[in-house]
């Protein structure tokens, strides 16, 4: 320098292709509760307006475009 993947909850992810229910699971985290007491099980609950910013649309994590960051090929 060229391409090409990826960024969404503390962590690991889906959703994205084919825009539309007030964003989803697990795990962990907080009360309860069961246990003598721990783990595990049960019950309920708090956390993310999706990398940043711009466009198009009635409407955008989803689509376009710029940048930023991580990775991976090729010169």
């Nucleotide at each position: 320098g060229a391409g090409g993947c990826u960024g969404u909850a503390g962590c690991u992810c889906a959703g994205u292709c084919u825009g539309g229910c007030c964003a989803g699971a697990g795990c962990a985290c907080u009360g309860c509760u069961c246990u003598g007491a721990u783990a595990a099980g049960g019950c309920a609950g708090g956390g993310g307006c999706c990398c940043a910013c711009g466009g198009u649309u009635c409407a955008a994590a989803u689509c376009c475009g710029u940048g930023c960051a991580g990775c991976c090929u090729c010169a």
Description: RNAcentral holds the sequence, with entries from ENA. The RNA shown here (transfer RNA) has 75 nucleotides and comes from an archaeon. It matches the Rfam family "tRNA". Gene Ontology term of the family: triplet codon-amino acid adaptor activity. The family's RNA type in Rfam is transfer RNA. The prediction has a mean pLDDT of 81.